[in-house]
Molecule: Bacterial RNase P class A
Organism: Candidatus Muproteobacteria bacterium
RNA sequence: GGAGUCGGCCAGACAAUCGCUGUGCUUGGUAACAGGCAUAGAGGAAAGUCCGGGCUCCAUAGGGCAAAGUGCCAGGUAACGCCUGGGCGGCGCGAGCCGACGGAAAGUGCCACAGAAAAUAUACCGCCGACGUUUCCCGAUUUAAUUCGAGAGACAGGUAAGGGUGAAAUGGUGCGGUAAGAGCGCACCGCGCGCGUGGCAACACGCGUGGCAGGGCAAACCCCACUUGGAGCAAGGCCGAAUAGGGGAACAAUGGUGCUGCUCGCACCGUUCCCGGGUUGGCCGCAGGAGGUACGUGGCGACGCGUGCCCUAGAAGAAUGGUUGUCCUCGACAGAACCCGGCUUACCGGCCGACUCCAUAU
Numbered sequence: 001g002g003a004g005u006c007g008g009c010c011a012g013a014c015a016a017u018c019g020c021u022g023u024g025c026u027u028g029g030u031a032a033c034a035g036g037c038a039u040a041g042a043g044g045a046a047a048g049u050c051c052g053g054g055c056u057c058c059a060u061a062g063g064g065c066a067a068a069g070u071g072c073c074a075g076g077u078a079a080c081g082c083c084u085g086g087g088c089g090g091c092g093c094g095a096g097c098c099g100a101c102g103g104a105a106a107g108u109g110c111c112a113c114a115g116a117a118a119a120u121a122u123a124c125c126g127c128c129g130a131c132g133u134u135u136c137c138c139g140a141u142u143u144a145a146u147u148c149g150a151g152a153g154a155c156a157g158g159u160a161a162g163g164g165u166g167a168a169a170u171g172g173u174g175c176g177g178u179a180a181g182a183g184c185g186c187a188c189c190g191c192g193c194g195c196g197u198g199g200c201a202a203c204a205c206g207c208g209u210g211g212c213a214g215g216g217c218a219a220a221c222c223c224c225a226c227u228u229g230g231a232g233c234a235a236g237g238c239c240g241a242a243u244a245g246g247g248g249a250a251c252a253a254u255g256g257u258g259c260u261g262c263u264c265g266c267a268c269c270g271u272u273c274c275c276g277g278g279u280u281g282g283c284c285g286c287a288g289g290a291g292g293u294a295c296g297u298g299g300c301g302a303c304g305c306g307u308g309c310c311c312u313a314g315a316a317g318a319a320u321g322g323u324u325g326u327c328c329u330c331g332a333c334a335g336a337a338c339c340c341g342g343c344u345u346a347c348c349g350g351c352c353g354a355c356u357c358c359a360u361a362u
Base pairs, nucleotide, nucleotide: 001358002357003356004355005354006353007352008351009350010349012327013326014325015324016323017322018321020041021040022039023038024037025036026035027034028033043333047344048343050342051341052340053339054338055232056231057230058229062264063263064262065261067228068227069226070225071224072086073085074084075083076082087101088099089098090097091096102223103222107221108220109217110216111215124163125162126159127158128157132155133154134153135152136151138149139148140147171189172188173187174186175185176184190212191210192209193208194207195206196205197204198203236284237283238282239281246275247274248273249272250271251270255269256268257267258266291310292309293308294307295306296305297304298303328331
């Protein structure tokens, strides 16, 4: 100097002017209402509605089955499918990043095409043909295709090392051995079993033993472990007002209703459907919280504890906008609607810190 990785912060600024909403104080007014002053006023994702809860209601939030979710270990947290640390596996030169990460010896199922063959395993090309059968030819031998030997073929048979097919071919590499081969034997690796050491554990390492024999897929069904009431702020309450204490049908204690489905138990005594009428007003819920933050302290860390300080939006077809001027880093993605902890997605530009790699110089 360049290229990267991880973490944190900001999210156009300033001034003037007019305007909007909440809260507090205050002026006028019987009130309705209209002013004044002060103060506060969208996000890192407010998005997705994907998880977890707080809160509200359903009397039973009791049991069982079903169903659903998660899936290495240890911690954090109100809790989680989140976060932190570690283990194993994969990617990267590296800093780092990713993981749908329990079980294939309980069972069932699938692996197209190609290929001999993808499981009740096998032979397409090839290699051997020693031990067997047989043909030809040569040499020796014999009364004689009689006997022996060498060579070239064929058959029976052996083989899974080499080649081919495929994502994957029945452990891998090397040496020996064999007619040619093969864990056939040996060494190392792999795998199974046993033991020991370290670690809370996942797991790692070491030693011994056995030639051990088909693999993959559970993000296939399944098995195992753990977790799980339901509905949701349009939840749920209060006030006011109005109407039709309307009409009809069905089932009915051997019943019906109530809590995702089924069932047991429990509680209550009605339940369901159709037609019609009234109200679409106001208030609460609605923001003081699993809140934020400074310092100290414990911890590798997530985070916890202690002390102090602070109050940071509550609208209602929906508030923070319009205009002018200046500046430069030229402004992206984008607007709360019960709240909080996460995850995921979108994104212009700037600042800060730590670390990695490359080049050059000293």